[in-house]
RNA sequence: UAGGACAGACAGACGACCGCCGGGUCCUUUGGGACCGGGAGGAAAGUCCGGGCUCCACAGGGCGCGGUGCUGGGUAACGCCCAGCGGGGGUAACCCCGGGCAAGCGCAACAGAAAGCAGACCGCCUUGAGCCUUAGGGCUCAUGGUAAGGGUGAAACGGCGAGGUAAGAGCUCACCGGCCGGUCGGGCGACCGAUCGGGCCAGGCAAGCCCCACCGGGAGCAAGGCCAAGUAGAGGGACACGGGCGGCCCGUCCAGUCCCCGGGUUGGUUGCUGGAACUUCGGGGUAACCCGAAGUCUAGAGGAAUGGUCGUCGCCAUGGGCCACAGCCGGGACUUGGCCCAGGGAACAGAACCCGGCUUAUGACUGCCUAAGCCU
RNA sequence: CGGGACGUAGCGCAGUUUGGUAGCGCACCUGAAUGGGGUUCAGGGGGCCGGAGGUUCAAAUCCUCUCGUCCCGACCA
Numbered sequence: 001u002a003g004g005a006c007a008g009a010c011a012g013a014c015g016a017c018c019g020c021c022g023g024g025u026c027c028u029u030u031g032g033g034a035c036c037g038g039g040a041g042g043a044a045a046g047u048c049c050g051g052g053c054u055c056c057a058c059a060g061g062g063c064g065c066g067g068u069g070c071u072g073g074g075u076a077a078c079g080c081c082c083a084g085c086g087g088g089g090g091u092a093a094c095c096c097c098g099g100g101c102a103a104g105c106g107c108a109a110c111a112g113a114a115a116g117c118a119g120a121c122c123g124c125c126u127u128g129a130g131c132c133u134u135a136g137g138g139c140u141c142a143u144g145g146u147a148a149g150g151g152u153g154a155a156a157c158g159g160c161g162a163g164g165u166a167a168g169a170g171c172u173c174a175c176c177g178g179c180c181g182g183u184c185g186g187g188c189g190a191c192c193g194a195u196c197g198g199g200c201c202a203g204g205c206a207a208g209c210c211c212c213a214c215c216g217g218g219a220g221c222a223a224g225g226c227c228a229a230g231u232a233g234a235g236g237g238a239c240a241c242g243g244g245c246g247g248c249c250c251g252u253c254c255a256g257u258c259c260c261c262g263g264g265u266u267g268g269u270u271g272c273u274g275g276a277a278c279u280u281c282g283g284g285g286u287a288a289c290c291c292g293a294a295g296u297c298u299a300g301a302g303g304a305a306u307g308g309u310c311g312u313c314g315c316c317a318u319g320g321g322c323c324a325c326a327g328c329c330g331g332g333a334c335u336u337g338g339c340c341c342a343g344g345g346a347a348c349a350g351a352a353c354c355c356g357g358c359u360u361a362u363g364a365c366u367g368c369c370u371a372a373g374c375c376u
Numbered sequence: 377c378g379g380g381a382c383g384u385a386g387c388g389c390a391g392u393u394u395g396g397u398a399g400c401g402c403a404c405c406u407g408a409a410u411g412g413g414g415u416u417c418a419g420g421g422g423g424c425c426g427g428a429g430g431u432u433c434a435a436a437u438c439c440u441c442u443c444g445u446c447c448c449g450a451c452c453a
Stems, first nucleotide, its partner, number of pairs: 001372001003370002006367003010363001012313007020039002023036005041348001045359002048357005053220004060250004065216005070084005085098005099211002104209002106205002121150002123146003127142006158176002161173003177201001179198008224270004233261001235260005242254003263452003277296008315345002318342007377449007386402004396433001404420006426442005
């Protein structure tokens, strides 16, 4: 220099003018006005997970259903985070994946002879018969043997060498890979290392059913509570074989409950924001995170505000100009930094009960690491 | 704000459960019958299943993310 990988913090600042939405105090001719103070995010988004809170009975038992899935830790909890283990990808920095298919069931189109306790199409070999022959053999048919070679496929039942054989084959043996079992050592553990034995090899898919372990009751602030206003329920239906309970059974609670049709209102208040909160120190821990101290208060409204213009400064890219570029000369590579001027640019987006995560969208910056090229 | 469905040819739909060559109707094109049109008959073309990534030999179908469309939900008696 131009690529790549990882991590972090930020989301322009100040001033003037004009506005928007709450709160407090004061004034008022009840129309409003004055002053003070406050007013979005890293994702407020998707609603994909987890929790708080509220109601259903503080939520029970069994089956079913759903979810998660290496190990250890963190946490209120998680499918999140941290640290490790194993496998895979990448030159590397680094990234991705994660129970079980030698429990069972199921699936594999097309091609191919054969596709799941494999399989003889070609080839190779034995034996028999027939034919030809230059007498070495060759061809055809039949019978068996053979998974070493060819061809098909995503996938064809370890690799390689030697022995062996009619030809072959873990048929036998050495080495290597893998699996199962045992022993020893290390580690909390996943697992790692060493060694012995076995049979020679056991295919893929569980984001198919399933098995194992663990977790999960349901609904959601339009939850729920209180007040006010107004209307028409002597309406119809189902009933304890009901409802809470959205799949079933048990258990338990409710003495009226549920559904349909019709009618009324479109109000106030609470829930509502002080919290697993934030900032700064100190301590523990490899880290995620935890503990302690001090300080701070930081939107809580309705379909719902948080904005606009101008100026100065800062940032980014483009164009132009000037300066510097080490240390004497030469060669070579590449342009870099600073200042000034000009006209430009500045993203994604918008709280609606509240938190912890993940994912997605998005601007410019900083740090560190890695590979390559060039210069000193 | 909360909850739930759907996206396949120009249009309306099936296929997704149990992964294996993407189909039906209307529309479109060509030909025939007609003097011409309608109509009928025969034949044909058109899709990469909203988009991206993953699992798998193989994805419309299974998993994740994302885009778009549609539906439902107030209180009182």

Two RNAs folded together computationally: RNase P RNA and transfer RNA, 453 nucleotides in total. Model confidence (mean pLDDT): 77 of 100.